[in-house]
Molecule: Fluoride riboswitch aptamer (crcB RNA motif)
Organism: Methylocystis rosea SV97
């Protein structure tokens, strides 16, 4: 000055935040699915990676 390995601070796992957890990244991980042509435009799902809680949002009932 280079390369490779570990590790942590940190980031990240398609809409808001909390608490357990697992995977991935180390500037890169990530950034959902159709129809269209990979544009334009249009239409569908989901507030989680999983689990659990709180708001949100939309539908029915009922008072």
């Nucleotide at each position: 000055g280079c390369u490779c390995c570990c590790a942590c601070a940190c980031g990240g796992g398609a809409u808001g935040g909390g608490g357990c957890u697992c995977c991935c990244g180390g500037u890169a991980a990530c950034c959902g699915c159709c129809u269209g042509a990979u544009g334009a435009a249009g239409g569908c799902u989901g507030a989680u990676g999983g689990c659990u809680c709180c708001u949100g949002c939309c539908g029915c009932a009922a008072g």